[in-house]
This is a predicted structure of an 81-nucleotide RNA (c-di-GMP-I-GGC riboswitch aptamer) from an Actinomycetota bacterium.
The source organism's lineage runs through Bacteria, Bacillati and Actinomycetota.
It matches the Rfam family "c-di-GMP-I-GGC riboswitch aptamer". The family is grouped with related families in Rfam's "c-di-GMP_I riboswitch clan".
It was read from a public genome assembly, where an Rfam model found it.
Its mean pLDDT, the model's own confidence on a scale to 100, is 84.
RNA sequence: AAAGAGAAGGGCAAACCCACCGUGAGGUGGGGGCGCAAAGCUGCGGGCCCCGCAGGAUGCGGGGUAGCUGGGCUGCCUCAG
Numbered sequence: 001a002a003a004g005a006g007a008a009g010g011g012c013a014a015a016c017c018c019a020c021c022g023u024g025a026g027g028u029g030g031g032g033g034c035g036c037a038a039a040g041c042u043g044c045g046g047g048c049c050c051c052g053c054a055g056g057a058u059g060c061g062g063g064g065u066a067g068c069u070g071g072g073c074u075g076c077c078u079c080a081g
Base pairs, nucleotide, nucleotide: 003078004077011036012035016031017030018029019028020027021026034067040073041072042071044070045069046068047065048064049063050062051061052060053059
C1' cells in the first nucleotide's frame, strides 16, 4: 500500500423510554442496544423528510437527514485469510 476475521483491545450507537429545545422534519443530554471497519467530519451531487409562498403542476425560498447513496477531508486496531 492493500485487506478486514463467528478474532482481540478500544470506539460509536437504531428502535423504545425520560428530560429539555424546535411550528415541524428533527436536535441535545440520560437510560437502552438493533446494528456499524469509518455509524468520524463535511449538505458538494442525487434521494428522502419538514416549514413557508404559490397553486394546473413538475415551481420558488428556507430548514432537516452524514445510520439512504455518490464525492471530499481525516483516522484507531489487527495480519487470521